Bacterial RNase P class A from Salinibacterium sp., 382 nucleotides, folded computationally. Rfam family: Bacterial RNase P class A. Rfam classes the family as a ribozyme. The organism belongs to Salinibacterium, within Bacteria. It is recorded under the gene name rnpB. The sequence is in RNAcentral, with records from ENA.
RNA sequence: UGGGUCGGCAAGACGGCCGCGCUCGUGGGCUCCUCUCGGGGAACCCACGGUCGAGGAACGUCCGGGCUCCGCAGAGCAGGAUGGUGGGUAACACCCACCCGGGGUAACCCGCGAGAACAGUGCAACAGAAAGCAGACCGCCGGGUGCGAGAGCAUCCGGUAAGGGUGAAACGGUGGUGUAAGAGACCACCAGCGGCAGUGGUGACACGGUCGGCUAGGUAAACCUCGUCCGGAGCAAGGUCAAACAGGGAGCGUUACGGGCUGCUCGCCCAGCUCCCGGGUAGGCCGCUAGAGGCGUGCGGCAACGUACGCCGUAGAUAGAUGGCCGUCCAGCAUCCUCUCGAGGGUGUGAACAGAACCCGGCGUAUCAGCCGGCCCAUUCG
Numbered sequence: 001u002g003g004g005u006c007g008g009c010a011a012g013a014c015g016g017c018c019g020c021g022c023u024c025g026u027g028g029g030c031u032c033c034u035c036u037c038g039g040g041g042a043a044c045c046c047a048c049g050g051u052c053g054a055g056g057a058a059c060g061u062c063c064g065g066g067c068u069c070c071g072c073a074g075a076g077c078a079g080g081a082u083g084g085u086g087g088g089u090a091a092c093a094c095c096c097a098c099c100c101g102g103g104g105u106a107a108c109c110c111g112c113g114a115g116a117a118c119a120g121u122g123c124a125a126c127a128g129a130a131a132g133c134a135g136a137c138c139g140c141c142g143g144g145u146g147c148g149a150g151a152g153c154a155u156c157c158g159g160u161a162a163g164g165g166u167g168a169a170a171c172g173g174u175g176g177u178g179u180a181a182g183a184g185a186c187c188a189c190c191a192g193c194g195g196c197a198g199u200g201g202u203g204a205c206a207c208g209g210u211c212g213g214c215u216a217g218g219u220a221a222a223c224c225u226c227g228u229c230c231g232g233a234g235c236a237a238g239g240u241c242a243a244a245c246a247g248g249g250a251g252c253g254u255u256a257c258g259g260g261c262u263g264c265u266c267g268c269c270c271a272g273c274u275c276c277c278g279g280g281u282a283g284g285c286c287g288c289u290a291g292a293g294g295c296g297u298g299c300g301g302c303a304a305c306g307u308a309c310g311c312c313g314u315a316g317a318u319a320g321a322u323g324g325c326c327g328u329c330c331a332g333c334a335u336c337c338u339c340u341c342g343a344g345g346g347u348g349u350g351a352a353c354a355g356a357a358c359c360c361g362g363c364g365u366a367u368c369a370g371c372c373g374g375c376c377c378a379u380u381c382g
C1' cells in the first nucleotide's frame, strides 16, 4: 500500500423566529372550605418567566424476568419448551470459556451439537440388473451341446461381488496367500466398532494399551425415547374517590296541594319532598417511574460477570407533547481548477431507519453519509 476479518464510536454544532407537554415561580380570574372576620388554604382557568422533554434500535412483540390479581395439600398423566460440557445471571431460547464436527492459507466463521438411529414404528426422487438382512446387466471362470481346419462363436447349466457401468449411497481400504475364477475364506498393515482396565482433564473429551468379531448405511427440523424446566391472565393488571339513571331504608305527607281502595270520615298504598345506604357505570386520582439504574476507579475472574468506594439525576403524555422554518458551519462525499506533486482553492451536496405509553434483560429486523481500532494474508522499502 492492497485485500480480508473482528470490534467499537456516532446518529450533527451554534444562532434566530414560531409552536407543544410536564412542572416550578410570579400576577390575575372564578368556585369552594375554614375563620380569631384581618386573613389562610385547596382545585380549575389565563398571562409572563425558568428547568426538563425519545432511541440505538423507543420497532417486531419472538423469548426471559420484576410487579399486580386470580388459582394452588402432595404425586402422576397429558400438553408446551429446551438439548455438547463447565460457568455467568433475577431468569432466558441470552452471554462467556472450552470440547467435538465442518469451512478458510490465516485472522476468523458456521453448527436445531441429547439418542454409537444397538428399544420400536416409519420414510427415501431419479438412475440402475439390483437400495436394506440387496444384487448376476456387462465381464471373469468351469462343464455340456452345436458350428468351425483352427482361433473362436452361439446356446444351456452352474460358480463368482475382483473389474466395468448407475447412483448421494452398492455392505471396510491397500497388499498378499489362495482359487477354475473369486471371496475376511485366510494373513499383514491401516481405518472404524465393541469390551476391559490406564493416563490427563471439574467436565464435554483427548491420548496411547490389550482382547474380540472381520464391518456396523442415512434420516429424530418424522413419530418416538431420555434428562431438565414450565399454574393462568396481564398496567385495558390492580387499587381508590365517585356524578347521572335505576334500586333499598327512614322521616314528612298538616292548619294547606295530586292519584287509588271508596259516595263520605279515618286508615293504608302510590306519587312527591328531605336525609341516609350498598354495589358501582361515566369520569378523576394512584399504580407512573430511583431501577436487577448509569458512569468512573480499585480488587477478584481467561472471560461473561461479581464486589467495594465515589460521582450523577436522566420523558411520564392519555388520543397521546418532545415539532417546524431560516441562517452560518462541521465530519465527509462528488466534481472542477491551480500546482513547487503535496497541498491549496472554487462549486454542489450534506442525515437514514424510525418514534416512548408499567419497567427491565435479551434476540431478531430496519438504518443515509461516515469515523476509529485490534488481528490475519499478500506485496514493497528500511
Base pairs, nucleotide, nucleotide: 001378002377003376004375005374006373007372008371009370012329013328014327015326016325017324018323020053021052023050024049025048026047027046028045029044031042032041033040034039055353059364060363062362063361064360065359066358067234068233069232070231079230080229081228082227083226084098085097086096087095088094099113100111101110102109103108114225115224120223121222122219123218137164138163139160140159141158142157143156144155145154146153147152172190173189174188175187176186177185191215193212194211195210196209198207199206200205238286239285240284241283247277248276249275250274251273252272258270259269260268261267293312294311295310296309297308298307299306300305332349333348334347335346336345337344338343